[in-house]
RNA sequence: GCCUUCGGGGCAGGGUGAUUCUGGGUCGCCCCGGGAAAUUCCCGAUCGGCGGUGAGGCGACGAGCCAAGCCCGCGAGCAGGAUGCGACUGGCUGAUCCGGUGAGAAUCCGGAGCCGACGGUACAGUCCGGAUGGGAGAAGGC
Numbered sequence: 001g002c003c004u005u006c007g008g009g010g011c012a013g014g015g016u017g018a019u020u021c022u023g024g025g026u027c028g029c030c031c032c033g034g035g036a037a038a039u040u041c042c043c044g045a046u047c048g049g050c051g052g053u054g055a056g057g058c059g060a061c062g063a064g065c066c067a068a069g070c071c072c073g074c075g076a077g078c079a080g081g082a083u084g085c086g087a088c089u090g091g092c093u094g095a096u097c098c099g100g101u102g103a104g105a106a107u108c109c110g111g112a113g114c115c116g117a118c119g120g121u122a123c124a125g126u127c128c129g130g131a132u133g134g135g136a137g138a139a140g141g142c
Base pairs, nucleotide, nucleotide: 001142002141003140004139005138006137013043014042015041019036020035021034022033023032024031025030045126046125047116048115049074050073051072052071056066057065058064069114070113077092078091081088096112097111098110099109100108118129119128120127
């Protein structure tokens, strides 16, 4: 350099009832019942892509392997330019503290928190959809 393959997980169990269907009382208003109804609201539950880093752990203590959702980046998504398409470019796009140990900790140990695109729908990290897509990358072969 070429080719092939792979490449995202997650609401158990409850509560309420916007809305809506229906029976009766006299048609309506009104009254008295019955049912359906949010995985989105409330309680509670549950998930964590890729690369780097990583006083840690495993290991004939060797080679190696594992080790961060919130530390640094990337990807996907949205919007603009360009444009036949694409590449490209730049913008938007989330979140962590406290204590312990120690020479040294946002990664170890303990604890308590926080975050999660766009469209749909009773308001969504988890349902449905774009997506049997795309992709950061990984493995193997020549």
The RNA shown here (FMN riboswitch aptamer (RFN element)) has 142 nucleotides and comes from a marine eukaryotic metagenome.
Rfam family: FMN riboswitch aptamer (RFN element). The family has 146 seed sequences and 6,230 matches in Rfam 15.1. Its family is annotated with FMN binding in the Gene Ontology.
Its mean pLDDT, the model's own confidence on a scale to 100, is 80.